[in-house]
RNA sequence: CGAGCCGACCGGGCGGUCGCGUCGAACCUGUCAGACAGGUUCGCCGAGGAAAGUCCGGGCUCCACAGGGCAGGGUGGUUGUUAACGGCAACCCGGGGCGACCCGCGGGAAAGUGCCACAGAAAACAGACCGCCGGCGUUGGCUCGCCAAUGGCCGGUAAGGGUGAAACGGCGGUGUAAGAGACCACCAGCGUUCCGAGCGAUCGGAGCGGCUCGGUAAACCCCACCCGGAGCAAGGUCAAGAAGGAUCCCUUGGGAAACCAGGGGAUUCGCGUAGGCGAUCGAGGGCGGCCCGCCCGAGCCUGCGGGUAGAUCGCUAGAACCUGUCGGCGACGGCAGGCCGAGAUGGAUGGCCGCCACCGGGCGCGCAAGCGUCAGGUACAGGACCCGGCUUACAGGUCGACUCGUCCG
Numbered sequence: 001c002g003a004g005c006c007g008a009c010c011g012g013g014c015g016g017u018c019g020c021g022u023c024g025a026a027c028c029u030g031u032c033a034g035a036c037a038g039g040u041u042c043g044c045c046g047a048g049g050a051a052a053g054u055c056c057g058g059g060c061u062c063c064a065c066a067g068g069g070c071a072g073g074g075u076g077g078u079u080g081u082u083a084a085c086g087g088c089a090a091c092c093c094g095g096g097g098c099g100a101c102c103c104g105c106g107g108g109a110a111a112g113u114g115c116c117a118c119a120g121a122a123a124a125c126a127g128a129c130c131g132c133c134g135g136c137g138u139u140g141g142c143u144c145g146c147c148a149a150u151g152g153c154c155g156g157u158a159a160g161g162g163u164g165a166a167a168c169g170g171c172g173g174u175g176u177a178a179g180a181g182a183c184c185a186c187c188a189g190c191g192u193u194c195c196g197a198g199c200g201a202u203c204g205g206a207g208c209g210g211c212u213c214g215g216u217a218a219a220c221c222c223c224a225c226c227c228g229g230a231g232c233a234a235g236g237u238c239a240a241g242a243a244g245g246a247u248c249c250c251u252u253g254g255g256a257a258a259c260c261a262g263g264g265g266a267u268u269c270g271c272g273u274a275g276g277c278g279a280u281c282g283a284g285g286g287c288g289g290c291c292c293g294c295c296c297g298a299g300c301c302u303g304c305g306g307g308u309a310g311a312u313c314g315c316u317a318g319a320a321c322c323u324g325u326c327g328g329c330g331a332c333g334g335c336a337g338g339c340c341g342a343g344a345u346g347g348a349u350g351g352c353c354g355c356c357a358c359c360g361g362g363c364g365c366g367c368a369a370g371c372g373u374c375a376g377g378u379a380c381a382g383g384a385c386c387c388g389g390c391u392u393a394c395a396g397g398u399c400g401a402c403u404c405g406u407c408c409g
C1' cells in the first nucleotide's frame, strides 16, 4: 500500500424567531370562601438504537388458598452467568477457509416403525449384469494322456469392471481350481481394560478382541431437563344506576275501627318472640384441556331491570443509569460515590431564516495532492405499564484489534 475478517460508536451541529405538552411558582377571572375550570408570565424537562416485528423471558395484576397425574408444549455438547430465557460468555466436537475467522434444530439409528427417486444384479443381515474358476456336453486337433474353441447345462465366487450421492473396511501378502478377513502384518473404525490431563464435554497414551450389522430423527419415535392461565383493553377507587310479585315477622303515618300509604328483614334444616346461634343436605359455579383433589356458594315465582361513551389510580425511582476500584480469560459480580432525564389520552416537541459539517456531481486552475465556485442531497424511522434479549431496516462517517499478499528500511 492492497485485499480481507471481527468489534464498537456517531448518525447532522450552532444561532435567531414564532409556536406546542406535562410539572412547579407567582398573579388574575368565574365564586362570600373553598374545591374545580380557565387565562397570563417565568422556569426545569420533552422519543430510539432500533421506539419496528410481537419471536422469547420476566416484573406487576387478577383467576386463587394452592396441589398430584395424564395429555400437550419448549429446549437439546459441557461449564459458567443471569430475575429468567430458546439469551450471553468461555470451551469441546464436527464442517468450511491459506488464515484472521465463520457455520451447527450438536443426546439416541444395536428399542421400534418409516423413507433412500432414477440407474443398478442388489439399497440392509441385499446380491450376480459383464466377468473369473471347475465339471458335463458339442466341435476340431492329436502322441488316445491331453490341448484349443464354445451364444449350451450344472456348480463355486464377490477380489476385478460397470451403475449410483452412497454397494457390507483400506493397503500389502499367504492361501485357493478361481477367490474371499479364510488367515497374517500395518492402519482406520467399533467394543473393552488400564494410565495421564481437565470441574466437564472431551483429548492423549499403552494393551486385548471378534473381524467390521449403510444413511436419514429440521421423519414418526425414545431419552434427559423445563413449563398454570389470561393479560394494562390486566386490575382498583369514586360517581352514576340498580324489576315486579307471593308468604311470614317487625315497624312508621292517617284513622273510632275496618282499612289505606310507606319502610326494613327473612325464605334449606334445628333452636329462639325477635336479634341471633348452630348444622351442613347441596342446585350451580371456579381452578388452560381431562381426571383426582380443593375452593366458592345460595335457596319461593317470573328467560325482570340498570350501568360498562364520566373522573381518577395503575403511569414511571427502576433486577435502572454513570464514574472509580477489586475479582474473573470472559459474560458478569462485589464495594464506594454520583444522578433522576415524556407520562400523553383524537393523543405534545413543529415551522421559517442564516451559517457550518459531510456526500457525490458540473465548471475553472493545477503534473498531482489540492483550491475556488455552482446547484443538489443528508439514512432507517417515532412512545403509551416497564424491563432483559433476539430478529429485521439503515444514506454517510469515525475508531480499534487481527489475518494474508507485495514493497521499503
Base pairs, nucleotide, nucleotide: 001405002404003403004402006400007399008398009397010396012356013355014354015353016352017351018350020046021045023043024042025041026040027039028038029037030036048380052391053390055389056388057387058386059385060231061230062229063228067292068291069290070289072227073226074225075224076223077091078090079089080088081087092106093104094103095102096101107222108221112220113219114216115215116214129161130160131157132156133155134154135153136152137150138149139148140147141146169187170186172184173183174182188212190209191208192207193206194205195204196203197202235313236312237311238310243302244301245300246267247266248265249264250263251262252261253260254259268279269278270277271276281299284296285295286294287293321338322337323336324335325334326333327332357378358377359376361374362373363372364371365370
Background
A computed fold for a 409-nucleotide RNA from a Jatrophihabitantaceae bacterium, annotated as Bacterial RNase P class A. The RNAcentral record of the sequence draws on ENA. The coordinates come from a structure-prediction model, not an experiment, and the mean pLDDT is 76. The model forms 91% of the base pairs in the Rfam consensus. Rfam family: Bacterial RNase P class A. Rfam describes the family as follows. Ribonuclease P (RNase P) is a ubiquitous endoribonuclease, found in archaea, bacteria and eukarya as well as chloroplasts and mitochondria. The family's RNA type in Rfam is ribozyme. Lineage of the source: Bacteria > Bacillati > Actinomycetota > Jatrophihabitantales > Jatrophihabitantaceae. The gene name in the source record is rnpB.